[in-house]
Predicted 3D model of a 1413-nucleotide RNA (small-subunit ribosomal RNA) from a Pseudomonadota bacterium.
The sequence is in RNAcentral, with records from ENA.
It matches the Rfam family "Bacterial small subunit ribosomal RNA".

């Protein structure tokens, strides 16, 4: 520079953040099952479970060219019989051949193919290497094959058995068996020597020769087996010690061969923290499968290699076995049996039972590949080729293809317009994979291939749709029925459950379970961490081991470069090919990486060896400490004791009791005695490893520090197991005990109090010896060495300097503070690191269970150490951030509190609320912020309840369609029956208008208003204020809330808005990384005090007042003092001057937002409910009930009153024509008559407005107080006053004599007190909501009570008692059962060895099986 290759994240802890940290998802993949569904091929693949058990068939034979008998057909020749006249036929016997059966001898073969994975953690395998070996068949050499013998099966025959089958007598053959020669060789021997073979059969020929196949002995090769090394192979230490043939040596046996492989003997080794021995799992391996790779998991199918063959042992043959379809013994199971005894092993192919969530057909050929025998044809192969089943997996095709808009029908959803299912269908017009039918090749074949034909004909389904994560409506349910992988959804509008309709994905498959790796840097070589999230061992010595200074020379161990062998195949990866592609198959190839061999290089490590000092250590002078141990000693304070003086209290608390005390306490004094601790100095000083260590003296002793010279020569550092020392508590033994104190007692205080708070008070605290081994043993920060800006402070130890000081300067070692940069999740940390390396050990992997069982070790015990699983959560957690809380802390403020006044609460009334009641008492409001509230006027009506009765297109609105109308519709009058009415049947009259084609007109089709039926529809004060609008209330007229930019922080989020000082205020001024802005304040509006101007309707006019209109005027402006804090600025203090002086009074105005706050019944609405009623009308009732509880007022309860009388006393806001009502007269009165004025600064309400002020009286009492109640008689309103309305007059004359806990309203024209109006309103005011008269006290102050506003700090939860239930864990557990087995008896096959002429049998000793235990 270029080319290959090449790694995705997401949800879920929070009110949000960041960070640790686990739970889960998206991907791939299977010898897979389940569930829907289901055209075709092609390749492959198919008991993972009981190495559980098997009918029945097949799975190993083959050779006559080794050998003999026998059967059965056949040539050929000889000889005889019998028949013929005679060819000649029939027939017997023999010889000699041929095919072709049967059994047997012998020979190979059967140890291979094929099944399975019990066992087995190493006697296995993988890889790389070796030396003491054997090899049938097959290759190649170079020799050999001679002579004779004896048997024995079949075969006959003969005896037992049920059977299998054993057992005698004869006969007989071989490439069976044996002896004997010969020796190319071969073995043993130093040599001499000694010893080992052997078949023969067939082809051919008149015969020999000759070829073939065979046989023996020998040498070499291949390809096979055995055998030894060395690496490498899973968990567990809660498995640490194992081993006597055990390590090794002589010597012997054994074996094809090494060798404790086996035996005598000698010695006493040998293995093991680099994990021995023991549990537990497991064939290994090539490879598969996932992953960016390092990894991590598994080992089905192909391939190699071991192990098994009902369990368990043995051993024979033979080249080779300790032998899957051979033997033998035991044992368990099963068949047969004459009950004496016999036979049997699908983990071969199918097939059966059984087990299971599951796995095929008792099929066909040996045509192909192989394989065994043969000389060979040829037999024999369930190996193997094929075929059958299974969507079990991968590949690969189809289910049509163009065209088609009236955007058909349906469906589903709507805003009602449409919208989409949709070019989809239907319809044209085409094409035949596939599949069906006829055919011809290919062992069979309904299969392949390949050729024809008809025909759109045979062929789409699963999951999903809240977010991860592609994909959204309706309905239906209403924390139900369900989902659900996490988080989660559902509790009347559910994109999350059912269902449709649409939609996405994938597609003959799609889903689901189930494991395995990803993600997961969540065990981290690559690639993490431990101050506070999991984590630093409590300290230190030290052994193994790990690492380790400068330099010279060696080596060549690591290390690194070439080369060469190896790592089977098959697979993966590149190239090519061959089936129509593709899976699948064939040939061809590299690279990287492991072993091994030779050669080669030294830089670093290592080793070997020489030198060096700087690490490290010693020497030698100085020097500071509470370092440690032992002994002696000392003074305050306390406590008892004795004695003296003195006398009623001491003590203790928040307040108090319990205790002490007239037997004299406390309290004072003196002596005395006793045990512990060591004031002041004394300091975040000092020393040690850490624990920890303090009155003084001595002595014995450990370690650091500085200085200057020497010395040794790497001697270091860390530290697994080990080992000491470890605070306080506890123990054991002895002592000792003054004070203080667990437990225990009592007193308090509480609901209780097993605590706190008081009297008392035992172990313990002290001291000796010994244990114990643990702590927030913390800097929650291991040990060591090195690097890397600074400031300041103490300490001990030097140097220097000079002005000799309480000075400067420096060098070293120690104790702190605050910061850079860097690090960190932040806080933080920072040369004494939590920064940068580097060396070692220790520990950590969610949260609970749990630091806990059980097991071992330790310990006298208490317990310490190591140290889990089941189960269950989806969080546990760290730092920091906003807020709210807080019986934490500061700082302000308010009639909050405090000072006052005057009230509630008790009474009586009245209105409201609850509760009860009743047909109905209609509904809302319900802590402050409901309760004289909506309602600013319930007799009827409102009225929304109840009752009873009456109507349905309706009382109310808009449309369509039909029909009516000159014979009379709308409109409207009279009027009858029923009834309370509403309504419902009726009856007699009047009596139309408007548009307008057409037409001369008369006339008239039709519309409108209108009735009438009908169809859409109205109508609900029916729920839902937790589906809303819109408007309130309240925090609160409380000083607050925010946004731009910039700045800090990873973020949340902060600054701004914070400090200081100040105000009523976030109101202003100064300081700061903040500058600015907006909404809130404040000011602008209304009123009101003063004044001026101008206007002047009302009864003539001045002047005043009044009323209206616009002005002016108040800003700490201006003078003086003080104070914060200096100009700036604020407060205060007096002064002038003003009508008003520091916001002049009061009003209106309500910041972001808080309470799911309040109202669907003002009023708008969404959804949901009722439609002959949850609509609409009418009567009459009810919202006025009354054992009772609250709230709010309104009158008293008297003499600061009460009544009576008198006086030419003094307002203001208001409202009037369906009105206000004068003057007059009548009535005691309410009120009647009455009629003037008034649409109002005219005139009326309206009067002398009440208190107010004078006089009389009453004289403290239920009264001349107070009026409730109740009778009785009027008066207004209004259809109508019984339920239920106001007013007046007589009469009556209740309860109340100032109110208990508590509590409310006020800071001046207020409180208080006295009257006026006015709204609703026919009538009805103690209520509301104005208005004016009279008109006070009081505030020291902010501790406390309530609210609230600002900084700030802290934020996490636990415990305990009584029952009652569950789930799981662990511990004891009998009977059975499974598995292993010391020992010990007895033994069955075997097998060595002995004894003999021979041994299955007899004798020994191994092994072994069964038993008991």
């Nucleotide at each position: 520079u270029u080319u290959u290759u090449u790694g995705a994240g997401a949800g879920u802890u929070u009110g949000a953040u960041c960070c640790u940290g686990g739970c889960u998802c998206a991907g791939g993949a299977u010898g897979a099952a389940c569930g829907c569904u289901g055209g075709c091929g092609g390749u492959g693949u198919g008991c993972c479970u009981u190495a559980a058990g098997c009918a029945u068939g097949c799975a190993a034979g083959u050779g006559g060219a080794a050998c003999g008998c026998u059967g059965u057909c056949u040539u050929u020749g000889a000889a005889g019989a019998u028949c013929g006249c005679a060819a000649g036929a029939u027939u017997u016997u023999u010889a000699a051949g041929g095919a072709u059966g049967g059994a047997g001898u012998c020979g190979c073969a059967g140890a291979c193919g094929g099944g399975u994975g019990a066992g087995u953690a190493c006697a296995g395998c993988a890889u790389a290497g070796g030396a003491a070996u054997c090899u049938a068949c097959c290759c190649a050499a170079a020799g050999g094959u001679u002579c004779g013998g004896a048997a024995u099966a079949a075969c006959u025959u003969g005896u037992c058995g049920a059977a299998a089958g054993a057992c005698g007598g004869g006969c007989u053959a071989a490439u069976a068996c044996c002896g004997g020669a010969u020796g190319u060789g071969g073995u043993c021997g130093c040599a001499a020597g000694a010893u080992c073979a052997a078949a023969g059969g067939g082809a051919g020929u008149a015969a020999c020769u000759u070829c073939c196949c065979g046989c023996c002995a020998u040498u070499g090769g291949a390809g096979g087996a055995g055998c030894c090394u060395a690496u490498g192979u899973c968990c567990u230490a809660u498995c640490a010690g194992u081993u006597a043939g055990u390590u090794g040596g002589c010597g012997g046996g054994g074996u094809a061969a090494u060798g404790g492989c086996c035996c005598a003997c000698c010695a006493a080794g040998a293995c093991g923290a680099c994990g021995a021995c023991g549990g537990g799992u497991a064939g290994c391996u090539g490879g598969a499968c996932u992953g960016a790779g390092a990894g991590g998991u598994c080992g089905g199918u192909c391939a190699g290699c071991c192990a098994c063959a009902a369990u368990a042992g043995c051993a024979c043959u033979g080249a080779g076995a300790u032998a899957c379809g051979g033997g033998c013994u035991a044992u368990a199971c099963g068949u047969c049996u004459a009950c004496g005894g016999a036979c049997g092993g699908c983990a071969g192919c199918a097939a059966c039972u059984g087990g299971g969530a599951a796995u095929a057909u008792u099929g066909c050929g040996c045509a192909a590949u192989g394989g065994g025998c043969g000389a060979a044809a040829g037999c024999c192969u369930g190996a193997c080729g094929c075929a059958g089943c299974g969507a079990c997996a991968c590949c690969g095709c189809g289910u049509g293809a163009a065209g088609g808009a009236u955007g058909a029908a349906g469906g589903u959803c709507u805003u009602c317009g449409g919208a989409u299912c949709g070019u989809a269908a239907a319809c044209u017009u085409c094409u035949u994979u596939u599949g069906c039918c006829a055919g011809u090749u290919c062992a069979c074949a309904u299969g392949a291939a390949c050729u024809g034909g008809a025909g759109a004909a045979u062929a789409a389904g699963c999951a999903c749709c809240u977010g991860c994560u592609a994909a959204c409506c309706a309905c239906g349910u209403g924390c139900c029925a369900g989902c659900a992988g996490c988080c989660g959804c559902g509790g009347u509008a559910a994109u999350a459950c059912g269902u449709g309709g649409g939609g996405u994905g994938c597609g003959a498959g799609c889903g689901u379970u189930a494991u395995c790796c990803g993600g997961a840097u969540u065990u981290a070589c690559u690639g993490g961490g431990c101050g506070u999230a999991a984590a630093g061992a409590g300290u230190u010595c030290g052994u193994a081991g790990g690492u380790g200074u400068u330099u010279g020379g060696g080596u060549a161990c690591a290390u690194c470069c070439u080369g060469u062998u190896u790592c089977a195949a098959a697979g993966c990866c590149c190239g090519g090919g061959g089936c129509u592609u593709a899976a699948c198959c064939c040939c061809g190839g590299a690279a990287a990486g492991g072993g091994g061999c030779a050669g080669g290089a030294u830089a670093u490590g290592g080793c070997c060896u020489g030198a060096a000092u700087u690490g490290a250590g010693u020497u030698u002078g100085c020097u500071a400490g509470g370092g440690g141990g032992u002994a002696c000693u000392g003074g305050a304070a306390c406590u008892u004791g004795u004695u003296g003086u003195g006398u009623a209290g001491c003590a203790g608390u928040g307040a108090a009791a319990u205790g002490c005390g007239u037997u004299g306490a406390u309290a004072u004094a003196a002596c005395a005695a006793g045990g512990a601790a060591c004031a002041c100095c004394g300091a975040g000083a000092g020393c040690g490893a850490a624990g920890g260590c303090a009155g003084g003296u001595a002595c014995c002793u450990g370690g650091g520090g500085c200085a200057c010279a020497a010395c040794u020569g790497a001697c270091a550092c860390u530290g697994a197991g080990g080992a000491a020392c470890g605070a306080a508590a506890g123990c054991u033994a002895g002592g000792g005990g003054a004070g203080c104190g667990a437990a225990a007692g009592g007193g308090a205080u509480u609901a209780g109090a097993g605590a706190c708070c008081c009297c008392u008070g035992u172990a313990g605290u002290c001291c000796u010896a010994g244990c114990c081994g643990u702590a927030a043993a913390c800097u929650a920060u291991g040990u060591u060495c090195g690097c890397u800006u600074g400031a300041u402070u103490u300490u001990c130890c030097g140097a220097g300097g000079c002005u000799u000081g309480u000075c400067c300067u420096u060098g070293g070692g120690g104790g702190g503070u605050c910061g850079g940069a860097g690090c960190u999740a932040a806080c933080g940390c920072g040369u004494g690191a939590a920064g940068c390396g580097a060396a070692c050990c220790g520990c950590c992997u969610g949260g609970g269970g749990a630091g806990u069982a059980c097991g071992a070790c330790c310990g006298c015990a208490a317990g310490g150490u190591u140290a889990a699983a089941a189960c269950u959560c989806a969080a546990a957690g760290g730092a920091a951030u906003u807020g709210a809380c807080g019986g934490g802390a500061a700082g302000g403020c308010g009639c909050a509190c405090a000072a006052c006044c005057a009230g509630g609460g008790g009474a009586g009334c009245a209105u409201g609320u609850g509760g009860u009641u009743c047909a109905a008492u209609u509904c809302g409001a319900u802590a402050c912020a409901a309760a004289g509230c909506g309602a600013u006027a319930a007799a009827c009506c409102u009225u929304a309840c109840c009752c009873a009765g009456a109507u349905u297109u309706g009382a109310c609105a808009u449309g369509g369609u039909a029909c009516c109308g000159u014979u009379u519709u709308a409109u409207u009058g009279u009027u009858g029956u029923g009834g309370a009415a509403a309504c419902a049947c009726g009856a007699c009259g009047a009596g139309a208008u408007c548009c307008a084609a057409c037409g001369a007109a008369a006339g008239a089709a039709g519309g409108a208003u209108g009735g009438u039926a009908u169809c859409a529809c109205a109508g609900c004060u029916g729920c839902u204020g937790c589906a809303u609008g819109g408007c309130u209330g309240u925090c609160g007229u409380c000083a607050g809330c925010u946004c731009g930019u910039g700045c800090c922080g990873u973020g949340g989020g902060g600054u701004g808005u914070c400090g200081g000082c100040u105000u009523a205020a976030g109101u202003g001024c100064c300081g700061a990384a903040a500058c600015g802005a907006g909404c809130g304040c404040a000011a602008c509006c209304c009123u009101u005090a003063u004044u001026c101007u101008g206007u002047g309707u009302u009864a003539a006019a001045u002047a005043u007042c009044c009323a209206c209109a616009g002005g002016a005027g108040a800003c700490u402006g201006c003078c003086u003092c003080g104070a914060c804090g200096u100009u700036u600025g604020u407060c205060g203090g007096g002064g002038a001057g003003g009508a008003a002086g520091g916001a002049g009074g009061g009003g209106a105005u309500g910041a972001c937002g808080u309470c799911a706050a309040g109202u669907c019944a003002g009023c708008a609405u969404g959804g949901c409910g009722c439609u002959u009623a949850u609509g609409u009308c009418u009567g009459g009732g009810g919202c006025c009930a009354c054992a009772c509880a609250c709230a709010u007022c309104c009158u008293a309860c008297a003499a600061u009153g009460g009544a009576u009388c008198g006086g030419a006393a003094c307002a203001a806001c208001g409202g009037g024509u369906u009105g206000c009502c004068a003057a007059g007269c009548c009535g005691c009165a309410a009120g009647g008559c009455g009629g003037a004025g008034c649409u109002a600064a005219u005139c009326c309400c309206a009067g002398c407005a009440a208190a107010a002020c004078g006089a009389u009286c009453c004289u403290c009492a239920g009264u001349u107080c107070a009026g409730a109640u109740u009778g009785g008689g009027g008066g207004c309103u209004g259809a109508a006053a019984u339920u239920c309305g106001u007013c007046c007059c007589c009469a009556u004359g209740a309860a109340g004599c100032c109110g208990g806990a508590c509590u409310u309203g006020g800071u001046a024209g207020u409180a208080a007190u006295c009257g006026c109006g006015g709204a609703u309103c026919a009538g009805c005011a103690g209520g509301c909501c104005g208005c004016g008269g009279u008109g006070a006290a009081u505030a020291c102050g902010u501790u406390c009570u309530c609210g609230c506003c600002u900084u700030u700090u802290g934020u996490a939860c636990u415990a305990a008692u009584a029952a009652a239930u569950u789930g799981c864990g662990c511990u004891c557990g009998a009977c059975g059962u499974u598995u292993u087995u010391a020992u010990u008896g007895u033994u069955u096959a075997g097998u060595u060895g002995g004894u003999g002429a021979a041994a299955g049998u007899c004798c020994a000793a191994c092994c072994u099986c069964a038993a008991a235990a």